[in-house]
């Protein structure tokens, strides 16, 4: 150089027929319990890689762009 898959919360990840941003661990308060695990309620936490376009409306659909994994040309 070209295919193909991936990038959503501290971690793993879902959500990809365009409308509601979620889920388990972690994490904070509280409650259960003489105390601690553990349960069991509640809360924080997010520019959905990034710019850019269709669109009343984008995580989802065009385009580019870095970043990972993979596979395939090249290398005189």
């Nucleotide at each position: 150089g070209g295919g193909g898959c991936c990038g959503u919360a501290g971690c793993u990840c879902a959500g990809u027929c365009g409308g509601g941003a979620g889920a388990g661990c972690g994490c904070g308060u509280g409650g259960u319990c003489g105390g601690c695990a553990u349960c069991c309620a509640c809360g924080a936490g997010g520019u959905c890689a990034c710019g850019g376009g269709u669109u009343c409306g984008a995580a989802u659909c065009c385009c580019g762009u870095c970043g990972g994994c993979u596979c395939c040309a090249c290398c005189a």